Context: one part of a larger RNA
RNA sequence: UGACGGGGGCCCGCACAAGCGGUGGAGCAUGCGGUUUAAUUCGAUACAACGCGAAGAACCUUACCAGGACUUGACAUCACCGCAAGGUAUCGUGGCUCUGUAGAAACACGGAGUCUUAGAUAGACAGGUGUUGCAUGGCUGUCGUCAGCUCGUGUCGUGAGAUGUUGGGUUAAGUCCCGCAACGAGCGCAACCCCUAUCCCUAGUUGCCAGCGGUUAGGCCGGGAACUCUAGGGAAACUGCCGGUUUCAAGCUGGAGGAAGGUGGGGACGACGUCAAGUCAUCAUGGCCCUUAUGUCCUGGGCUACACGCGUGCUACAAUGGCUGGUACAGAGGGCUGCAAGACCGAAAGGUGGAGCUAAUCUCAAAAAACCAGUCCCAGUUCAGAUUGAAGGCUGCAACUCGCCUUCAUGAAGGAGGAAUCGCUAGUAAUCGCGCAUCAGCUACGGCGCGGUGAAUACGUUCCCGGGCCUUGUACA
Repeated sequence: UGACGGGGGCCCGCACAAGCGGUGGAGCAUGCGGUUUAAUUCGAUACAACGCGAAGAACCUUACCAGGACUUGACAUCACCGCAAGGUAUCGUGGCUCUGUAGAAACACGGAGUCUUAGAUAGACAGGUGUUGCAUGGCUGUCGUCAGCUCGUGUCGUGAGAUGUUGGGUUAAGUCCCGCAACGAGCGCAACCCCUAUCCCUAGUUGCCAGCGGUUAGGCCGGGAACUCUAGGGAAACUGCCGGUUUCAAGCUGGAGGAAGGUGGGGACGACGUCAAGUCAUCAUGGCCCUUAUGUCCUGGGCUACACGCGUGCUACAAUGGCUGGUACAGAGGGCUGCAAGACCGAAAGGUGGAGCUAAUCUCAAAAAACCAGUCCCAGUUCAGAUUGAAGGCUGCAACUCGCCUUCAUGAAGGAGGAAUCGCUAGUAAUCGCGCAUCAGCUACGGCGCGGUGAAUACGUUCCCGGGCCUUGUACA
């Protein structure tokens, strides 16, 4: 100087407390451990691995296993000439179409036609998801959006170092003020960026419709430029104003005005560093290793196994509910190998067909909870839907291992979950549906977004956890 303390002081955080909803019990989905297996490819392992890499494992993917096949190779450059386009060494065929034999295919061996080129050989080399993340780059997680981490000059100290950065206030903040052997500065904080909340200007189609006219009653048409909206530009919030308080400083507190008030709400943004944290399987890369195989191609299998243990979720256990019928109201997205309306067929999944749309025009598209009416009457039930049987539909070369969907039948566990444990402070939790990426299809109940309905509680900081500053002890570095 640090680190540590079941030392002290001050302070903060959904850290506790106060609340609301869960997990832990059930069934299923998914990941992991374990076990099994020819293989169940590899990585990730307290917080910070475990719906993680994977935003799509039937083949492919695919790295694993079994069997079969290839050896300058599935892929690249070179040699000889030329600046380049391009031409070329040796051998003699080479590509395309049809077709024969063996085969599961890859591939091997032929035949015919046609087109004019480029194939084979030989070697340098290619190739490796082989190893080392403790040789590395890059990227990332974490402490933590915590308020810290440092430097120059000066001063003090023999020196390590200190001071500044400590102290008194204050703040979300090393934020600001005051003081001070310090005076300044840098990286962080904040602001500058984006979205959102209000208004104004400009613009008016594909969007809008107040007033006027028409109407097949649909902004449909004429028309309008007000409103909504769209998307460009601007205004607005700064403790600016007033009262109180304070060292009459920074600030705090109350109020006015205002769409918004003291960081308005949200996002992007992550200091010096820590964990030899993670990744050689995104990529790049040093060393090491394989080179008729640890490379390459193919068929089939596996990654989907199942006495068991754990994590993350979904659906429930019902009446604030289930079922049936009717009737409203979104936002944000996607669409040409695409989205597909009306119509028709089917009980449905779906099928036929194709208007329109490169989309504020057409379409996916039905929002759902909510509301209205009826029914069920507390029961393993008109709750719940696992499992299984049967019949169909769709994608795809192909749904046996191993896809999703529909209908009928079947109807399991489940009566609110022990110890323990998680999330959340407001348009939040809870609850309801919608969209998208990946994608032929799908294991999505996942992920990322979007809107609808919409709470409760916070006395407080003693305690648990994590963190910041000062101080103290130390046989630790």

This is a predicted structure of a 477-nucleotide part of an RNA (small-subunit ribosomal RNA, 3' major domain) from a metagenome. Model confidence (mean pLDDT): 81 of 100. RNAcentral holds the full RNA, with entries from SILVA.